[in-house]
RNA sequence: CGCGGAGUAGAGAAAUGGUAUCUCGGGAGGCUCAUAACCUCCAGAAGCAGGUUCGAUUCCUGUCUCCGCAA
Numbered sequence: 001c002g003c004g005g006a007g008u009a010g011a012g013a014a015a016u017g018g019u020a021u022c023u024c025g026g027g028a029g030g031c032u033c034a035u036a037a038c039c040u041c042c043a044g045a046a047g048c049a050g051g052u053u054c055g056a057u058u059c060c061u062g063u064c065u066c067c068g069c070a071a
Stems, first nucleotide, its partner, number of pairs: 002069006010024004018054001026042005047063005
């Protein structure tokens, strides 16, 4: 240099054109004599920049980072 894959809340994953969901973690409240456990609620995320589309996490292009294959 070439080819392929990945990038989504603090961590780990899903959804694959139509409100971004789940588990753990964080905060508040409830329960309890109290803590844990349990229940309810809340906050928090699309690597970046463009394009297509009524609508993009999803499709296309470029680019950055990481992993693998070949050399």

The prediction has a mean pLDDT of 83.
A computed fold for a 71-nucleotide RNA from a Flavobacteriaceae bacterium, annotated as transfer RNA.
Its Rfam family is "tRNA". About the family: Transfer RNA (tRNA) molecules are approximately 80 nucleotides in length. Rfam links the family to the GO term triplet codon-amino acid adaptor activity.